[in-house]
RNA sequence: GCGGAGGGGCGGAUGGCCGCUUGGGCGGGGCAACCUGUCUGAGAGGAAAGUCCGGACUCCAAGAAGCAACGGUGCCGGGUAACACCCGGGCGGGGCAACCCGACGGACAGCGCCACAGAAAUCAGACUACCUCGACGCGCCCGCGCAGCGGACGCUGGGGUAAAGGUGAAAAGGUGGGGUAAGAGCCCACCGCGCCCCGGGCAACCGGGACGGCAUGGCAAGCCCCACCGGGAGCAAUGCCAAAUAGGGACCGCGUGGGCUGGCAACAGUCCGGGGAUGCUUUUGCCCCAGCAGGUCCGGGUUGGCAGCUAGAGGGGUGUUGGCAACAGCAUCCCAAGAUGAAUGGUCAUCUCGGGGCGGGCAACCGUCCUAGACAGAAUCCGGCUUACAGCCCCUCCGCGCGC
RNA sequence: GGACCAUUAGCUCAGCUGGAUAGAGCGCUGCCCUCCGAAGGCAGAGGCCAGAGGUUCGAAUCCUCUAUGGUCCG
Numbered sequence: 001g002c003g004g005a006g007g008g009g010c011g012g013a014u015g016g017c018c019g020c021u022u023g024g025g026c027g028g029g030g031c032a033a034c035c036u037g038u039c040u041g042a043g044a045g046g047a048a049a050g051u052c053c054g055g056a057c058u059c060c061a062a063g064a065a066g067c068a069a070c071g072g073u074g075c076c077g078g079g080u081a082a083c084a085c086c087c088g089g090g091c092g093g094g095g096c097a098a099c100c101c102g103a104c105g106g107a108c109a110g111c112g113c114c115a116c117a118g119a120a121a122u123c124a125g126a127c128u129a130c131c132u133c134g135a136c137g138c139g140c141c142c143g144c145g146c147a148g149c150g151g152a153c154g155c156u157g158g159g160g161u162a163a164a165g166g167u168g169a170a171a172a173g174g175u176g177g178g179g180u181a182a183g184a185g186c187c188c189a190c191c192g193c194g195c196c197c198c199g200g201g202c203a204a205c206c207g208g209g210a211c212g213g214c215a216u217g218g219c220a221a222g223c224c225c226c227a228c229c230g231g232g233a234g235c236a237a238u239g240c241c242a243a244a245u246a247g248g249g250a251c252c253g254c255g256u257g258g259g260c261u262g263g264c265a266a267c268a269g270u271c272c273g274g275g276g277a278u279g280c281u282u283u284u285g286c287c288c289c290a291g292c293a294g295g296u297c298c299g300g301g302u303u304g305g306c307a308g309c310u311a312g313a314g315g316g317g318u319g320u321u322g323g324c325a326a327c328a329g330c331a332u333c334c335c336a337a338g339a340u341g342a343a344u345g346g347u348c349a350u351c352u353c354g355g356g357g358c359g360g361g362c363a364a365c366c367g368u369c370c371u372a373g374a375c376a377g378a379a380u381c382c383g384g385c386u387u388a389c390a391g392c393c394c395c396u397c398c399g400c401g402c403g404c
Numbered sequence: 405g406g407a408c409c410a411u412u413a414g415c416u417c418a419g420c421u422g423g424a425u426a427g428a429g430c431g432c433u434g435c436c437c438u439c440c441g442a443a444g445g446c447a448g449a450g451g452c453c454a455g456a457g458g459u460u461c462g463a464a465u466c467c468u469c470u471a472u473g474g475u476c477c478g
Base pairs, nucleotide, nucleotide: 001400002399003398004397005396006395007394008393009392010391012351013350014349015348016347017346018345020043021042022041023040024039025038026037027036028035029034045375049386050385052384053383054382055381056380057234058233059232060231061284062283064282065281066280067279070230071229072228073227074226075089076088077087078086079085090104091102092101093100094099105225106224110223111222112219113218114217127165128164129161130160131159132158133157137155138154139153141151142150143149144148173191174190175189176188177187178186192214193212194211196209197208198207199206200205238307239306240305241304248298249297250296251295252294253292254291257272258271259270260269261268262267273289274288275287276286314335315334316333317332318331319330320329321328322327352372353373354371355370356369357368358367359366360365405477406476407475408474409473410472411471414430415429416428417427423461432448433447434446435445436444454470455469456468457467458466
């Protein structure tokens, strides 16, 4: 210098004027709610997005225990409030390398599927081929001492084999040697596989040895099995106020309890019993037992306000302690929108980064003009993942080339 | 804001327990019929299954992301 890998950061700045939302102070008006003037403070993101995971919070009586069903996660260890996230490690794959990628448990628990091609596709198989045997079989050839005998080849038939050919995504371990009629784990060596033992490691797993003699291919992002996790719904949750009216209708559930005490009674209290609420069972609590403020649905009206609503497992910087790290603890400092048809904007000037045009210059560059320029915008709040993104900056590492 | 569903020919839909060269009706094109048209008959064209990636030997079908459209909830 060229090419590449990993990580981090920014994603315009400053000022004037005019607006919007909101907190606070001081005035004015109003019975009040509130309206208004003025001063002052604050006001979008790294993804606010997709809503894909995990929580907080609220309601469903509690969500307590167990089971079933359903859903999810899936190498191991750690981190965390939790996770499908993060860190470290293992194994497999890619790259010369830096480094990157992996839904990565189980296919001897079971069921199912494997099209076409091919001889055969899982209770594996024999088309071509190789070898062998038989005849008093057929054909053909050769030899001899020629109505016969012997030999070779082909066809047909019986048997052996799975090495070779060919098919396929996949063909009953692979390579080499021995062996054999031809072959074959039939035997041997190495590799692979299974199982056992020993050693290392918390573990995934790794290393070594012995044995088996290859028997049981793939798919679990098909059902499933194993281990672990999860109750459902979501801030349009939920509570309250105001306004409004047809205080309407339909269906469902319970089934007209008992004793005692007080009271004239209505009723109240208490004990026992029965019933009810989301699949079942159990526990506690609650409600009901004569009319139940019970449950579900339909119809109609209102479609205003307040709370929830932003300080929480908060975030960030620096230092320090533990840890390889993620992260955790401690100290200290800084930061912090809450709108509700929904504010966070517009305009002017200057500067800086980048881009473009023109002119000058051999070039580096200089002058001048134009242009705020990507993705996108809070909506209960956090932790992640994923997706989108003009342009720029910084750090570390790898390969190749050149120079010293 | 939240919850969920769909996307296959010009239109409306099948196919979605993986094995295809993806079907049906309407529409379109050509020919026949008719004096002409409609109806009818015969023949044909038209799709990379919304896009991208993955699992598998193999994907319209299974999984993930993206895009577009739609439904419900106060």